[in-house]
This is a predicted structure of a 1386-nucleotide RNA (small-subunit ribosomal RNA) from an uncultured bacterium. Rfam family: Bacterial small subunit ribosomal RNA. The coordinates come from a structure-prediction model, not an experiment, and the mean pLDDT is 83.
RNA sequence: AGAGUUUGAUCCUGGCUCAGGAUGACUUUGGCGGCGUGCCUAACACAUGCAAGUCGAACGGUUCUUUCGAGGAAGCCUGGCGAAUCGAAAGGAUAGUGGCGGACGGGUGAGUAACGCGUGGGGAACCUGCCUCAUAGAGGGGGAUAACAGGAAGAAAUUCCUGCUAAUACCGCAUAAGCGCACAGUACCGCAUGGUACAGAGUGAAAAGAUUUUAUCGCUAUGAGAUGGACCCGCGUCUGAUUAACUUGUUGGUGAGGUAACGGCCCACCAAGGUAACGAUCAGUAGCCGGACUGAGAGGUUGAACGGCCACAUUGGGACUGAGACACGGCCCAAACUCCUACGGGAGGCAGCAGUGGGGGAUAUUGCACAAUGGGGGGAACCCUGAUGCAGCGACGCCGCGUGAGUGAAGAAGUAUUUCGGUAUGUAAAGCUCUAUCAGCAGGGAAGAAGAAAGACGGUACCUGACUAAGAAGCCCCGGCUAACUACGUGCCAGCAGCCGCGGUAAUACGUAGGGGGCAAGCGUUAUCCGGAUUUACUGGGUGUAAAGGGAGCGUAGACUGUAAAGCAAGUCUGAAGUGAAAUCAUAGGGCCCAACCCUGUAACUGCUUUGGAAACUGUUUAACUGGAGUACCGGAGGGGCAGGCGGAAUUCCUGGUGUAGCGGGUGAAAUGCGUAGAUAUCAGGAAAAACACCGGUGGCGAAGGCGGCCUGCUGGACGGUAACUGACGUUGAGGCUCGAAAGCGUGGGGAGCAAACAGGAUUAGAUACCCUGGUAGUCCACGCCGUAAACGAUGAAUACUAAGUGUUGGCACCCAAAGGGUGUCGGUGCUGCCGCAAACGCAGUAAGUAUUCCACCUGGGGAGUACGUACGCAAGUAUGAAACUCAAAGGAAUUGACGGGGACCCGCACAAGCGGUGGAGCAUGUGGUUUAAUUCGAAGCAACGCGCAGAACCUUACCAGGGUUUGACAUGGGGUCGCCGCGGCGAGAGAUCGCCGUUUCCCAGCAAUGGGACGACCCGCACAGGUGCUGCAUGGCUGUCGUCAGCUCGUGUCGUGAGAUGUUGGGUUAAGUCCCGCAACGAGCGCAACCCACGUUUCCAGUUGCCACCCGCAAGGGGGCCCUCUGGAGAGACUGCCGGGGACAACCCGGAGGAAGGUGUGGAUGACGUCAAGUCCUCAUGGCCCUUACAUCCUGGGCCACACACGUGCUACAAUGGUCGGUACAAUGGGUCGCAACGCCGCGAGGCGGAGCCAAUCCUCAAAGCCGGCCUCAGUUCGGAUCGGAGUCUGCAACUCGACUCCGUGAAGCUGGAAUCGCUAGUAAUCGUGGGUCAGCACACCACGGUGAAUACGUUCCCGGGCCUUGUACUCACCGCCGGUCAAG
Repeated sequence: AGAGUUUGAUCCUGGCUCAGGAUGACUUUGGCGGCGUGCCUAACACAUGCAAGUCGAACGGUUCUUUCGAGGAAGCCUGGCGAAUCGAAAGGAUAGUGGCGGACGGGUGAGUAACGCGUGGGGAACCUGCCUCAUAGAGGGGGAUAACAGGAAGAAAUUCCUGCUAAUACCGCAUAAGCGCACAGUACCGCAUGGUACAGAGUGAAAAGAUUUUAUCGCUAUGAGAUGGACCCGCGUCUGAUUAACUUGUUGGUGAGGUAACGGCCCACCAAGGUAACGAUCAGUAGCCGGACUGAGAGGUUGAACGGCCACAUUGGGACUGAGACACGGCCCAAACUCCUACGGGAGGCAGCAGUGGGGGAUAUUGCACAAUGGGGGGAACCCUGAUGCAGCGACGCCGCGUGAGUGAAGAAGUAUUUCGGUAUGUAAAGCUCUAUCAGCAGGGAAGAAGAAAGACGGUACCUGACUAAGAAGCCCCGGCUAACUACGUGCCAGCAGCCGCGGUAAUACGUAGGGGGCAAGCGUUAUCCGGAUUUACUGGGUGUAAAGGGAGCGUAGACUGUAAAGCAAGUCUGAAGUGAAAUCAUAGGGCCCAACCCUGUAACUGCUUUGGAAACUGUUUAACUGGAGUACCGGAGGGGCAGGCGGAAUUCCUGGUGUAGCGGGUGAAAUGCGUAGAUAUCAGGAAAAACACCGGUGGCGAAGGCGGCCUGCUGGACGGUAACUGACGUUGAGGCUCGAAAGCGUGGGGAGCAAACAGGAUUAGAUACCCUGGUAGUCCACGCCGUAAACGAUGAAUACUAAGUGUUGGCACCCAAAGGGUGUCGGUGCUGCCGCAAACGCAGUAAGUAUUCCACCUGGGGAGUACGUACGCAAGUAUGAAACUCAAAGGAAUUGACGGGGACCCGCACAAGCGGUGGAGCAUGUGGUUUAAUUCGAAGCAACGCGCAGAACCUUACCAGGGUUUGACAUGGGGUCGCCGCGGCGAGAGAUCGCCGUUUCCCAGCAAUGGGACGACCCGCACAGGUGCUGCAUGGCUGUCGUCAGCUCGUGUCGUGAGAUGUUGGGUUAAGUCCCGCAACGAGCGCAACCCACGUUUCCAGUUGCCACCCGCAAGGGGGCCCUCUGGAGAGACUGCCGGGGACAACCCGGAGGAAGGUGUGGAUGACGUCAAGUCCUCAUGGCCCUUACAUCCUGGGCCACACACGUGCUACAAUGGUCGGUACAAUGGGUCGCAACGCCGCGAGGCGGAGCCAAUCCUCAAAGCCGGCCUCAGUUCGGAUCGGAGUCUGCAACUCGACUCCGUGAAGCUGGAAUCGCUAGUAAUCGUGGGUCAGCACACCACGGUGAAUACGUUCCCGGGCCUUGUACUCACCGCCGGUCAAG
């Protein structure tokens, strides 16, 4: 010190949230000690014990003990002893009278918004026991009363009667001053009443003794001091105006009373005052402060513990005693509650210390001691003291210590993970060496005491010794904020979460584990406060669009206020003094081993009061000034206001004329409507109401709302000029008053047009709307109300200052060459624009700039301008104006895209113009659906559907049924056995498979036996194989599509706070971001084009298998040749190069020449950045998951070929531009040895049997439409060929499911196809055949080849797609978006 979160991204506004600190707290875990601290809730109720007594040196009694004396019963050893009783002395105890103290100490915070508290003052308005000092005194009497005794009442508490008695108890008398009271005087003084001092005469008031032995403690009066207290005053002290009025002892006076004392404190009388917007009264909340927490500070919050003050003592009231109380452990009364009771009556008050119940998330022992400190009593000893000192319990807080230290790599084991190599835990452990703080054991043992004794704490602190690494670590977190990551499990489930948000099968966010991070005897959570939050802004915010300027004016209180001068000194500044308690905080030291803690000193306490000084500023007083403001005079401008009168055009209606059938009218198109009772149209006359065309204008006037024909009257304001007058008279303005569009309301008029409601017609799925035909309130007038609007410039008023330029409007002045022009100035109203401001947009002398003054208003979105209350209103409603609850956003400006039934420009077989199809039929094929044991799987708008499949009878094959195998059909490694393997044959079986027979290896060493090796097979066991199983949303690669569309970007620079922009936009042009020009851009890259291939012309080279101008030959062929054709190489050629016109002298366009070809010659290959989580895990590769006698693998058979149906793509047709028969002509590409096959023969034919030639410019190799001729004559046909019957051919192990073809026979639908829809712009469409791949066989499909060979394009309005610019946007998952309402279900 900041961070996260609104967006695709950005800047801003703005809220929410986090990191920090704190606590009288809670959960979990827990070794020790020190110092602190501990009912925040029920001021709820309390059992039990204790918390205030003491004095016998005040008094009379009572009583005990001891001693002495008297006494002398019973008794005795006759000595006297000796019980009762009496007296004296000494000592002890103490119920009562009396004194002092129970008003302190201790507790609590209910009440209290108050002179209660804090702070500073006041007294000329007061009191003060005990204490200190001073002066003086204490003489002499009296009468009672408790205790006690006797009696009485009562259950008790307690009470009554009679009698006796004492005092430091009580009461007179005497004496008494400098005391009190009343009277009157002098001097001095003061802020009024008055005070002080002195003197006079009058009057009034005292006393107590005790003990010891001459001293002490008391007593009385007076004065002084000290201490404590009472009273008064200034200032400060929470929230609410949805509390605006309150008050009758109330405010004041006079008199009397009362008090320690002033006072309406109380009373009588008199007066009518007093408080309040500077917030009275009322309501709510609350003890106040020193301080505490937090904060940079200013502030905010708080008032536990310690200290000061106040208040209270079950609740309410009252007084008594006393120096002091209206009294916590006193009294009386009332009330509630509890207890006792003999029912008559009594007793009690823990908010003292412990403790109990209850409440609560939550708060301790019925402890020890008066040893210390302090308090009460006493002469003292001493007694009392739950004050206090200590101990106990609680990590509740702060502080300190420990849980070990060194060494130790085989980097052990275990665990986790892994790419299986390793990595991590980790020097961590173990092991070795060492130490002993705490705890435990043993011994010693304080200070705290002054003064002989007496220490609760305490055998405590502390010291010493021996001994063992032993007894002592947890909690939270690890997606970002925020330090710290992996594995497994789970699969929008379970769960997490402070905010954003995680989880839907690869979760660093859930749970667990390993590891890591943080803190540590603690750690987290919850709650609360401050901070961050400049998010209430004094320091230190805002209001054009984010929340926020009142609709406007006048004006009261208030706030602020021009120039120059003098006085005063309230504010202000400065010096001094007093006070600001202690503690706390800060600082310098000191004491407990340190620290926390404690002690001492200082500083500080920012405040208040008194006083000396200063006089600039504010204030105030005085007398001035003219610049602000106002007045006066002159002048012009104006829809300013009010009242009265006048005018013309239009509309509608009425009357009359002409006139006849529709009118119109209205709309996108219609209909409702009017009209033969005469409309519409037209002419003339009349009535009525409302509004004032043109002028008319970002022109005028007004405070705003608003104001528009003309004239008259009355009237307000502004402006210009002059500078005569006043002399700060000013600005703003809470409340208040006035004005205030439209609609609406009341009463009475008026009503032409228009027109809510309403009616009808349309539109529509509906249409309570938009459109149309009608039409009532209303709109108009008068009077009265309402009081609101996007009442907007979304911009309060006033003053001053701050570059320019250009319009317009109203004045004035000056100049010139004057219907005019120019210069300047004052007022208004616009535009552009610099500085500056602003989040940006923008504002910019008419500020949103720079300053000052005053008012109003804002503080996240929703709920809500709602509810309640109040005021106003006839009502409608208006003004004022919340909360609960809920969300993490809501919002402003700008940016990139996308989109628009927005705009401009352009392109494309996109439309249009044409040609031919599809959609109807039959068949083929693919798909859906259905079916099935299975009908394997994938592809799904364009961009799936003759697609993967360039060819499913078995195989393929992934599917189904059944039968088999389990290291496996396939790969690598180990061990063992064998010599195989292969071939031939036999048997079982559907086959896989199994069994049998025969035949049968190589190399090296060695004579051989044998050993070793290679290769191969089999067997065994383990690693593993295998998977067309899942995920194309984990991926690579490949592909489709937009689209062969013209785009997509970068570097540097510049602009912008930024996202971004510029470049790439603009003017032209192009097929093209193609090129030219311009330009804060200059360049560059990927695309375009070109380079590549084919075709079209030509030259050169070459010449077989090609060709033939030539020769021979019947032909096959041979010879010769390479002119031509052709083939294959290498070149040329086309570049807007040339000419004319247009264009900007450009790019380029149009036309022309030449040329085989002309403006990209034609066709192909070539596919930018990217989009669609597009397609493919079943081509391949691959992460993860899953199966492992099976989801692997082999085999037989079946299925992929099913069939009420629907769709796509095709073939063949419906016929005469045809069919059929016969004859006849002309291609190109390509394939061929497990092959293509001429030719010959056989077969009607498919084909069969032979078979030349060809590994190919050599052989296979025949084109069809066409042309010529014949028949058919418009029909379900000599069209069409489906289907079916029969007979065959071929391929193949095998054509049943399920092949193709041939022949004979049969001869279905179909007569040109609804809505809709597809292709094509030239050698194209259409039409005709040919070849190839796949392939044993199977082609209407696919890929190629040539033959014949058109029509049309005016054009870009519309449909679809695309490109560029611009505009709007609340969309950005991007219009298949977003989103309001309603209905239904849950």